The part of an RNA shown here (small-subunit ribosomal RNA, central domain) has 346 nucleotides and comes from Marinirhabdus citrea. The full RNA is in RNAcentral, with records from ENA and SILVA. It matches the Rfam family "Bacterial small subunit ribosomal RNA".

Context: one part of a larger RNA
RNA sequence: UUGGGUUUAAAGGGUCCGUAGGCGGGCGGCUAAGUCAGUGGUGAAAGUCUGUGGCUCAACCAUAGAAUUGCCAUUGAUACUGGUCGUCUUGAAUCAAUGUGAAGUGGUUAGAAUGAGUAGUGUAGCGGUGAAAUGCAUAGAUAUUACUCAGAAUACCGAUUGCGAAGGCAGAUCACUAACAUUGUAUUGACGCUGAGGGACGAAAGCGUGGGGAGCGAACAGGAUUAGAUACCCUGGUAGUCCACGCCGUAAACGAUGGAUACUAGCUGUGCGGACUCCGGUCUGCGUGGCUAAGCGAAAGUGAUAAGUAUCCCACCUGGGGAGUACGUUCGCAAGAAUGAAACUC
Numbered sequence: 001u002u003g004g005g006u007u008u009a010a011a012g013g014g015u016c017c018g019u020a021g022g023c024g025g026g027c028g029g030c031u032a033a034g035u036c037a038g039u040g041g042u043g044a045a046a047g048u049c050u051g052u053g054g055c056u057c058a059a060c061c062a063u064a065g066a067a068u069u070g071c072c073a074u075u076g077a078u079a080c081u082g083g084u085c086g087u088c089u090u091g092a093a094u095c096a097a098u099g100u101g102a103a104g105u106g107g108u109u110a111g112a113a114u115g116a117g118u119a120g121u122g123u124a125g126c127g128g129u130g131a132a133a134u135g136c137a138u139a140g141a142u143a144u145u146a147c148u149c150a151g152a153a154u155a156c157c158g159a160u161u162g163c164g165a166a167g168g169c170a171g172a173u174c175a176c177u178a179a180c181a182u183u184g185u186a187u188u189g190a191c192g193c194u195g196a197g198g199g200a201c202g203a204a205a206g207c208g209u210g211g212g213g214a215g216c217g218a219a220c221a222g223g224a225u226u227a228g229a230u231a232c233c234c235u236g237g238u239a240g241u242c243c244a245c246g247c248c249g250u251a252a253a254c255g256a257u258g259g260a261u262a263c264u265a266g267c268u269g270u271g272c273g274g275a276c277u278c279c280g281g282u283c284u285g286c287g288u289g290g291c292u293a294a295g296c297g298a299a300a301g302u303g304a305u306a307a308g309u310a311u312c313c314c315a316c317c318u319g320g321g322g323a324g325u326a327c328g329u330u331c332g333c334a335a336g337a338a339u340g341a342a343a344c345u346c
Base pairs, nucleotide, nucleotide: 004317005316006315007300008299012314014201015200016199017198021194022193023192025088026087027086028085029084030083031082033081034080035077036076037075038074039073040072041071042070048066049065050064051063052062053061054060091191092188093187094186095184096183097182098181099180100179103177104176105175106174107173108172109171110154114150115149116148117147118146119145120144121143125136126135162169163168206247207246208245209244210243211242215241216240220236221235222234223233258313259312260311261310262309263308266291267290268289269288270287271286272285273284274283275282276281295302296301319346320345321344328339329338330337331336
């Protein structure tokens, strides 16, 4: 390389958009590039294979034929692929109507809790733990009442619930924006799928500048525990966590399962629609769960949301360690990220 694979053994890119490329629905006409058939030319010799012959045989040699799977030209065939023209509606999109949701962005606002300030009541403890101590407190704490301020997060509803491409999204409300589903005797008429490069988005932590800072809390300090305790527990506490703008670009970014299309028994929940109804339900579309038939699988399991049966496109794997390291390159303020070996060793 071929083959074989990628839930868990090595292996699905974090996600989407999209360039080139690859692949692509029904019917008809033309063409004849691919494809198929015939003919001609060429495909050196040696070599190879087959027949015959020559050295006593063989190796070796001679001779005849075949093969030389290819290329070129030409004459035909037209099912399939391609090209081109026309046409169709079921793929795709658009439009209209009806709906849906924690989808996004920005603003306004609510209550509980926490902490703080001021004032009142009140007196000796509070707090914390396995037990304690550090800590706070007669300069009046803890507790309790009233008022005020601050920041962050939104109990109940709440759920194998919903929405989003993924990351993710949850008090209420307003504005703007996007999406999805269903229905249609509406419109276009294959406009599609995938997608190397490329672009955009991308939790947490981290970085830069400027704000903010209640609670929590790396680092750090103290108290305990312990043989020790650079920990687990306790008392404090800085960065951070929050906001704006700009970087970073990684995660067990997981369903450890790439995307698209078609097909292949059922049963039972649930969300949002539609049709019918004898009002009990029934049918149906799109999601989201559970159990299972066939099948698949090494098994666990999976099973119409496939890991089944097939087709198309992309990504990735090829023994363990060395190593996601070194070197080089690109990106980054840095941290580092991306790409990514070998010697050696088992």